RNA sequence: ACAGUUCUUCGGGGUCAGUGAAAAUCUGAGCCGGCGGUGAGAGUCCGCGACCCGAUUGCAACUCUUGCAGCCAGUAAGAGCGUUGGAAUCGGUUGAAUCGGUGAAAUUCCGAUACCGACGGUUAAAGUCCGGAUGGGAGAAGAACCUA
Numbered sequence: 001a002c003a004g005u006u007c008u009u010c011g012g013g014g015u016c017a018g019u020g021a022a023a024a025u026c027u028g029a030g031c032c033g034g035c036g037g038u039g040a041g042a043g044u045c046c047g048c049g050a051c052c053c054g055a056u057u058g059c060a061a062c063u064c065u066u067g068c069a070g071c072c073a074g075u076a077a078g079a080g081c082g083u084u085g086g087a088a089u090c091g092g093u094u095g096a097a098u099c100g101g102u103g104a105a106a107u108u109c110c111g112a113u114a115c116c117g118a119c120g121g122u123u124a125a126a127g128u129c130c131g132g133a134u135g136g137g138a139g140a141a142g143a144a145c146c147u148a
Stems, first nucleotide, its partner, number of pairs: 004145007015029004030128002032117002034048004043115002052092006059085003062080007097113005119131003
């Protein structure tokens, strides 16, 4: 040094107008784009995360039984376990791009024209408002220890 261990920090963005009783949800015009990879840079290629669904396994609570104790309260063991809560692991689901140019190489750059965007709520239908979220997380950076 590789590797390993522990810890710390960081880790999602985006509006105006019109109509109307009411819309940041409709209409018109805008704006936004997590993480890793990829011979050259990605919302649209490959994979991941989160949201959603399911299974399994722990943990806690709850209920019951027994012992100790016995005014209240508590405590130990066992059982019920899916009754409740939440966690981990695994699996499932999960949107969208073409053409031209340059080049060794680009669905990633340049030009043009497109397309996509969970769930719940909201006096009127949401990528953009509110909410779960001061959450979670793919990951990123750093420090210390250890060590040839």